[in-house]
Molecule: Bacterial large signal recognition particle RNA
Organism: Solirubrobacterales bacterium
RNA sequence: CCGUGCUAGGCGGGGAGGUAGCGGUGCCCUGAACCCGCAAUCCGCUCUAGCGGGGCUGAAUUCCCCUCCGAGGGAUCUUCGGCUCUGGUCGCUCCGUCGCCCGGGGCGUCGAUGGUCCGGGUCCCGCGCGGUGUCGGCUUGCGAACCAGGUCAGGUCCGGAAGGAAGCAGCCUUAAGCGAUCACCGGCAGGCGCAGCGGGAGCUCCCGGAUCGGAGUCGUGGGCGGCGAUCGGCGCCAGAGCUCGGAAUCCCGACGAGGGGUGCACGG
Numbered sequence: 001c002c003g004u005g006c007u008a009g010g011c012g013g014g015g016a017g018g019u020a021g022c023g024g025u026g027c028c029c030u031g032a033a034c035c036c037g038c039a040a041u042c043c044g045c046u047c048u049a050g051c052g053g054g055g056c057u058g059a060a061u062u063c064c065c066c067u068c069c070g071a072g073g074g075a076u077c078u079u080c081g082g083c084u085c086u087g088g089u090c091g092c093u094c095c096g097u098c099g100c101c102c103g104g105g106g107c108g109u110c111g112a113u114g115g116u117c118c119g120g121g122u123c124c125c126g127c128g129c130g131g132u133g134u135c136g137g138c139u140u141g142c143g144a145a146c147c148a149g150g151u152c153a154g155g156u157c158c159g160g161a162a163g164g165a166a167g168c169a170g171c172c173u174u175a176a177g178c179g180a181u182c183a184c185c186g187g188c189a190g191g192c193g194c195a196g197c198g199g200g201a202g203c204u205c206c207c208g209g210a211u212c213g214g215a216g217u218c219g220u221g222g223g224c225g226g227c228g229a230u231c232g233g234c235g236c237c238a239g240a241g242c243u244c245g246g247a248a249u250c251c252c253g254a255c256g257a258g259g260g261g262u263g264c265a266c267g268g
Stems, first nucleotide, its partner, number of pairs: 001268006009057003012030004020046005034054005063261006072252005078247004082242008091234003095228009105218003114212008122201006128194003132189006139180004148173004156165003
C1' cells in the first nucleotide's frame, strides 16, 4: 500500500417551551436520513443522562473535533417610527361682540330716522250668543193581591118587603217607580267657539292717522382687525403603555465550506 473479516461509531439536526437537569412525544425552523412499543393531567433516564426489541451500514465522501458562513429562533431598564391613554398649551377651527373698508339692493323733499298725541291690533277679565256634556221637566209605554181611585160579578150585612150598605176577584185609570225617541223648556259645568258688548293693562311689538321736524334710513354679501366665551375637533409639548413594525447589541444555531484526528485481526 492492497484484499478479506470484525468492532467503536452512525442511521438526521436545531430553536423555544417544559424539567433539579438530560432526552423523547407535541409546536416551530431546516433537511430528506430505518422499523415496532411507551408518552403532556406526560414517558423514560441521572452529568456515562430516553427506555425496551429488531434491522442496515461500518473505519472513511459516510464517524469525531475545531474554525468560518448562515436559514431560523430567543433576550435586552437601548433606540426610531406608529397606535392608544393621561396631563398641559391656547396656535387654528367653532360661537358671541365691537370697529373699519368694499360691493349690491329697498324706501325717502310726492317728506327718511326720530319725538308727541290718537286709534286699532296685542295681553287680561267679565257679560252675551252658540255648541258640547249632564240632570230635570214636557210627551209616551209599562206599572198596585191588601195599606190608590172608578165600576164593582159572586158572596156578606141591614130590612117583613120595597130598597139600601160595606166590599174581595176581574176590568179600567193612575201614584211611587222602571223605560223610550227626535224636538221643545229649564238648571249646572268648563282647557269649546265667536265677526257681538263692556271693563282693564300697556305703549314691549305691529299697523294706521294727525302733528313737530328736515336728510337719511333698513336689510344683506365679502374682507381685515380687536376683545371675550367655551372646552368639542385639529395642531404642538411632555409622560405612560402596546408589542405593532424597524434598528442596535447579545445568545443559540440547521444545511454547507475549510482544516485536523481516529481502531482490531488475518493474508499478500